Predicted 3D model of a 516-nucleotide part of an RNA (small-subunit ribosomal RNA, 5' domain) from a metagenome. The full RNA is in RNAcentral, with records from SILVA. Its mean pLDDT, the model's own confidence on a scale to 100, is 82. Rfam family: Bacterial small subunit ribosomal RNA. Gene Ontology terms of the family: structural constituent of ribosome and ribosome.
Context: one part of a larger RNA
RNA sequence: GAUGCUGCGGAUCCUUCGGGUGAAGUAGCGCCUUAGUAGAGUGGCGAACGGGUGAGUAACGCGUGGGGAAUUUGCCUCCGAGUUGGGGAUAACGCCCCCAACGGGGUGCUAAUACCGAAUGUGUUUCGGAUUUCGCAUGGAGAGCGAAGUAAAGGUGGGGAUCCUUCGGGACCUGCCGCUCGGAGAUGACCCCGCGUCCCAUUAGCUUGUUGGUAGGGUAACGGCCUACCAAGGCUUCGAUGGGUAGCUGGUCUGAGAGGAUGGUCAGCCACACUGGGACUGAGAUACGGCCCAGACUCCUACGGGAGGCAGCAGUCGAGAGGCUUCGGCAAUGGGGGAAACCCUGACCGAGCGACGCCGCGUGGGUGAUGAAGGCCCUUUGGGUCGUAAAGCCCUGUCAUGGGGGAAGAAACGGCUAUGGGUUAAUAGCCUAUAGUCUUGACGGUACCUCAAGAGGAAGCUCCGGCUAACUCCGUGCCAGCAGCCGCGGUAAUACGGGGGGAGCAAGCGUUGUUC
Numbered sequence: 001g002a003u004g005c006u007g008c009g010g011a012u013c014c015u016u017c018g019g020g021u022g023a024a025g026u027a028g029c030g031c032c033u034u035a036g037u038a039g040a041g042u043g044g045c046g047a048a049c050g051g052g053u054g055a056g057u058a059a060c061g062c063g064u065g066g067g068g069a070a071u072u073u074g075c076c077u078c079c080g081a082g083u084u085g086g087g088g089a090u091a092a093c094g095c096c097c098c099c100a101a102c103g104g105g106g107u108g109c110u111a112a113u114a115c116c117g118a119a120u121g122u123g124u125u126u127c128g129g130a131u132u133u134c135g136c137a138u139g140g141a142g143a144g145c146g147a148a149g150u151a152a153a154g155g156u157g158g159g160g161a162u163c164c165u166u167c168g169g170g171a172c173c174u175g176c177c178g179c180u181c182g183g184a185g186a187u188g189a190c191c192c193c194g195c196g197u198c199c200c201a202u203u204a205g206c207u208u209g210u211u212g213g214u215a216g217g218g219u220a221a222c223g224g225c226c227u228a229c230c231a232a233g234g235c236u237u238c239g240a241u242g243g244g245u246a247g248c249u250g251g252u253c254u255g256a257g258a259g260g261a262u263g264g265u266c267a268g269c270c271a272c273a274c275u276g277g278g279a280c281u282g283a284g285a286u287a288c289g290g291c292c293c294a295g296a297c298u299c300c301u302a303c304g305g306g307a308g309g310c311a312g313c314a315g316u317c318g319a320g321a322g323g324c325u326u327c328g329g330c331a332a333u334g335g336g337g338g339a340a341a342c343c344c345u346g347a348c349c350g351a352g353c354g355a356c357g358c359c360g361c362g363u364g365g366g367u368g369a370u371g372a373a374g375g376c377c378c379u380u381u382g383g384g385u386c387g388u389a390a391a392g393c394c395c396u397g398u399c400a401u402g403g404g405g406g407a408a409g410a411a412a413c414g415g416c417u418a419u420g421g422g423u424u425a426a427u428a429g430c431c432u433a434u435a436g437u438c439u440u441g442a443c444g445g446u447a448c449c450u451c452a453a454g455a456g457g458a459a460g461c462u463c464c465g466g467c468u469a470a471c472u473c474c475g476u477g478c479c480a481g482c483a484g485c486c487g488c489g490g491u492a493a494u495a496c497g498g499g500g501g502g503a504g505c506a507a508g509c510g511u512u513g514u515u516c
Base pairs, nucleotide, nucleotide: 004029005028006027007026008025013020014019052272053271054270061197062196063195064194065193066192067191068190071189072188076185077184078183079182080181081180082179083178084118086116087115093108094107095106096105097104098103123150124149125148126147127146128145131142132141133140134139154177155176156175157174158173159172162171163170164169198244199243200242205235206234207233210232211231212230213229214228215227216226217225247269248268249267250266251262252261253260254259274295275294276293277292278291297308298307299306300305325351327350328349329348333347334345335344336343337342364395365394366393367392374386375385376384377383399457401452402451403450404449405448409443414438415437416436417435418434419433420432421431422430423429460505461504462503463502464501465486466485467484471500472499473498474497475496481488482487
């Protein structure tokens, strides 16, 4: 607190047949809850960090060492001073209109820490004039004087003893968060310089804002950075200019080292964000997920016009020999906003896929000789070898499987309680310290521990002529083939193919490519 009101609708029942009654249903408006939430707008901060990529760049880009007396720096810390009093708008919103869309116009209100004057000026800036001190040239620093210019914004808690009151409250006091001016710091940024930084001389000359000066403009700031005028300079065989290639570094690989090669992951710097150009906002960008212009491409269209930019995380297509999940969470670390609660965070933390790499473990251990069967080989038919290998017997229980238990990573922030200190008129509020208590885990019922059963579920690949560890038989007959180099094969091939045996590595082993 409302199964409400209005319109439509017409079941049922009554009927003097004229009509009356009016349920279900349906539409609009309204009410309650959701909730001061969703959503929109003004305003503040952030979005310039973090994340990706290496196209360009041979350059003060990077590395290293210096300089800025030629500079700037939001938030943060410390110090000093202030925060007075006014004004006019505008979004949102209402009404009207245009447009296919994207969007846009008109009109009428309204607020602010949005915007704009005014006051004050500790200061600060500029100018004038005098002065002290310092230095590495231009010059720097300090304290006085005068003139001119130049600031600001409030929000939120507690009290309200005193005063006022429209009896709601306010003045006023006080805490916290802000705002303005100035100084110092910290951090970040910018600029300049020495040295170092690949190949080609089958690239030898290059340059007109070019090199310097004067004046001005511009910048936070020096400077041909830009403009006007003047002079004619500047670079170069110690390799200019041109061409090719390339992000640079800490590092990484290799090597005894010297060196050579390389720059994937991680860290620092730089550059880029569809291609090219441009500025705006801002402390900071010439801005990956902002804007404008041009271009290529894709998409929508009512053909008038619009929209877009994965080198973010996943994912799709393509190219290619080749390269993963459209996963979970903000629990931790870190970042942004906020007083905080909290919100955002494909940064990050985790999980998934891939023997891609590295490391570890297992695929059993012991015993067992009739040296079994079988294979292969030799052959003097005796044997040798696979081989303790197997079987058999006795054990163990890693991993995998099933059952049970089960973490650390969590510290805090914050809330509450108590006590002390500070502020204060105050025992309130706020700040702060200590103690106690409450709350937070994506990974994950994961790691780990334990119990059970049972040798059960788990071995391949390359090589055996020399280099180079490892040998024989058969087949083949310069054929088929092998091959990293030397080289094998033309009738007894340890080099081809197969069997047996052996060697080396092992969840891998080889091949190819590449580096030393």